[in-house]
Molecule: Bacterial RNase P class A
Organism: Oligoflexales bacterium
RNA sequence: AUGGUGGACCAGGCGACCGCUGGCAACUUUGUUGCGAGAGGAAAGUCCGGGCUCCGCAGGGCAAGGUGCUGGGUAAUUCCCAGUGGGGGCAACCCCAAGGAAAGUGCCACAGAAAACAAACCGCCCUUCGAAAGAAGUGGUAAGGGUGAAAACGUGGGGUAAGAGCCCACGGAGGCUGCUGGCGACAGUGGCUUCGGUAAACCCCACCUGGAGCAAGGCCGAACAGAAGGCUUGGCUGCCCGUCAUGCGCCUUCGGGUAUGGCUGCUUGAGGCGUGUGGUAACACACGUCAUAGAAGAAUGGUCGCCACAACGGAAAUUUGAUAGUUCCUUUGUACAGAACCCGGCUUACGGUCCACCAUGACC
Numbered sequence: 001a002u003g004g005u006g007g008a009c010c011a012g013g014c015g016a017c018c019g020c021u022g023g024c025a026a027c028u029u030u031g032u033u034g035c036g037a038g039a040g041g042a043a044a045g046u047c048c049g050g051g052c053u054c055c056g057c058a059g060g061g062c063a064a065g066g067u068g069c070u071g072g073g074u075a076a077u078u079c080c081c082a083g084u085g086g087g088g089g090c091a092a093c094c095c096c097a098a099g100g101a102a103a104g105u106g107c108c109a110c111a112g113a114a115a116a117c118a119a120a121c122c123g124c125c126c127u128u129c130g131a132a133a134g135a136a137g138u139g140g141u142a143a144g145g146g147u148g149a150a151a152a153c154g155u156g157g158g159g160u161a162a163g164a165g166c167c168c169a170c171g172g173a174g175g176c177u178g179c180u181g182g183c184g185a186c187a188g189u190g191g192c193u194u195c196g197g198u199a200a201a202c203c204c205c206a207c208c209u210g211g212a213g214c215a216a217g218g219c220c221g222a223a224c225a226g227a228a229g230g231c232u233u234g235g236c237u238g239c240c241c242g243u244c245a246u247g248c249g250c251c252u253u254c255g256g257g258u259a260u261g262g263c264u265g266c267u268u269g270a271g272g273c274g275u276g277u278g279g280u281a282a283c284a285c286a287c288g289u290c291a292u293a294g295a296a297g298a299a300u301g302g303u304c305g306c307c308a309c310a311a312c313g314g315a316a317a318u319u320u321g322a323u324a325g326u327u328c329c330u331u332u333g334u335a336c337a338g339a340a341c342c343c344g345g346c347u348u349a350c351g352g353u354c355c356a357c358c359a360u361g362a363c364c
Stems, first nucleotide, its partner, number of pairs: 001360010012307007020038002023035005040336001044347002047345005052213004059241004064209005069083005084098001085096004099204002104202002106198003121145002123141003126137004153171006172195010217264004226254006233245004271290008308334004313329004
């Protein structure tokens, strides 16, 4: 210098004027004035997890759905941290729904003889016939050729009519088992045994899951007209059991009315920051410190000036000349995007700055 990997941070700044939404205070009390506050790292997608609220406390079985290496963290997770195993990359580093295919069932396109209780197209061997070429066989054979993403473990040797894990040596993978190390996943090593793939196919195993959501829910207030049907019906998860409520009642349907009314829930919460301690880390604990939006037809904006940055254009100096760079001027622009009960994550969108590391090349 070029290309790449990982992480952290910022989110144009300042001032003036004019507005908008809450809070507090005052007043001539429902509007004015003053003071102070007013979006994000993703507020987004609503994909996970929890808090909170209600459902006459949610028990058992079946079904359904989810998760799936190990240890830890957390309120909790499908998240995070540290590891194990596998895969990718020269590397920094990144990715993985990563239990079971030896419980059973299914599937494996095209090509190919055969895609799985194996299979004979070519080839090889044997037997019979034939002078030979060759022909025939319920014959043998998976070495070689050919097809395929994948061909019955791989290579070599023995063996055989030809062959074959048929036997042997070395090697690969799975299962069972012994020893060593590790909390564990697992690793190393020895013995026995087996040898297609596929479970984000059914399925089996283990664990988890009540439902609805701030339009939850509570209080106040305005308006109105009831009718029909059912009652062993309705709630608790789809079904069963079980349980609870129920006759001045409940449920369903139709009709009528209304203010999309006001207050509350509402923002201090698993909070932020700093220091220390423990821990590899995620994180936990202790102390100190900070106050920081709460709308509902939904505020958080606009104009001007200066500065910063970027882009197109123009000019000047420098230079032999030109590019680049520098200075000045004009114009335009400043990414993605807008809280809605609150948090923790994940994912997606997006402008820039900085740090560390890796590879290659050149020079010292």